[in-house]
A computed fold for a 252-nucleotide part of an RNA from a Saprospiraceae bacterium, annotated as large-subunit ribosomal RNA, domain VI. The RNAcentral record of the full RNA draws on ENA. The prediction has a mean pLDDT of 89. Taxonomically the source falls in Saprospiraceae (Bacteria, Bacteroidota, Saprospiria, Saprospirales).

Context: one part of a larger RNA
RNA sequence: CGUAGGAAUAUUGAGGAGAUCUGACACUAGUACGAGAGGACCGUGUUGGACGAACCGCUAGUGUAUCUGUUGUGACGCCAGUUGCAGUGCAGAGUAGCUAUGUUCGGAACGGAUAAGCGCUGAAAGCAUCUAAGCGCGAAGCCAACUUCAAGAUGAGUAUUCCAUUGAGGGUCGUUGAAGAUGACGACGUUGAUAGGCUAUAGGUGGAAGUGCAGUAAUGUAUGGAGCCGAGUAGUACUAAUUACCCGAAAG
Numbered sequence: 001c002g003u004a005g006g007a008a009u010a011u012u013g014a015g016g017a018g019a020u021c022u023g024a025c026a027c028u029a030g031u032a033c034g035a036g037a038g039g040a041c042c043g044u045g046u047u048g049g050a051c052g053a054a055c056c057g058c059u060a061g062u063g064u065a066u067c068u069g070u071u072g073u074g075a076c077g078c079c080a081g082u083u084g085c086a087g088u089g090c091a092g093a094g095u096a097g098c099u100a101u102g103u104u105c106g107g108a109a110c111g112g113a114u115a116a117g118c119g120c121u122g123a124a125a126g127c128a129u130c131u132a133a134g135c136g137c138g139a140a141g142c143c144a145a146c147u148u149c150a151a152g153a154u155g156a157g158u159a160u161u162c163c164a165u166u167g168a169g170g171g172u173c174g175u176u177g178a179a180g181a182u183g184a185c186g187a188c189g190u191u192g193a194u195a196g197g198c199u200a201u202a203g204g205u206g207g208a209a210g211u212g213c214a215g216u217a218a219u220g221u222a223u224g225g226a227g228c229c230g231a232g233u234a235g236u237a238c239u240a241a242u243u244a245c246c247c248g249a250a251a252g
Base pairs, nucleotide, nucleotide: 001152005163006162007161008160009159010158011157015149016148017147018146021049022048023047024046025045026044027043033038051106052105053104054103055102059100060099061098062097066093067092068091069090070089071086072085073084074083075082076081111143112142117137118136119135120134169247170246171245172244173189174188175187176186177185194240195239196238197236198235199234200233201232203229204228205227210223211222212221213220214219
């Protein structure tokens, strides 16, 4: 821009894309078959590999949010207690998120038309013949079926509802997100829990400072699963989402 008024919501599916893999073992059955040796078709079940998708309860990573220990040095006048820098100084743990090595799931089943092939009926050619007319079976392959995109499918589809300048709807703007390069998409904007803060807490770290006690002291211990943190969860208008502006259909 189009889809012969403008919108919102829900849809149909022409067409496209993806997937389509495979082993072993057991039963049937040591059966059919075979002198024996050996050893099935068909059918059923179990369990794997590779590949793919989703997820983070478990396991395992990362985790420059976080907590703790500690070296050197500077600063806060000193002690104590903190803090800066040294690759996050180094080291030990680790929530959320993101992950795989972890967990769950998938390939199927049913159907249609067929290939090679196997047939039925059957003449040409009184026989025979699957073929010439006609009919059937038959594959991981084809068409459907499964997952997904999809009306620019210009063949532009369908349904419901709303709107008539007293404005349906959309945008700008702001608070933001398991959404994100930017646009876009989702939530919210005081008739409010959208983010921050605050309170509580799942969880992490691992026993704060101060003080008392023991010890010459280093240190230990009690107060006390302490203090600190808490990307998650719940609550709470304290802060910020103010006011407002723009586009938008002339009855087609």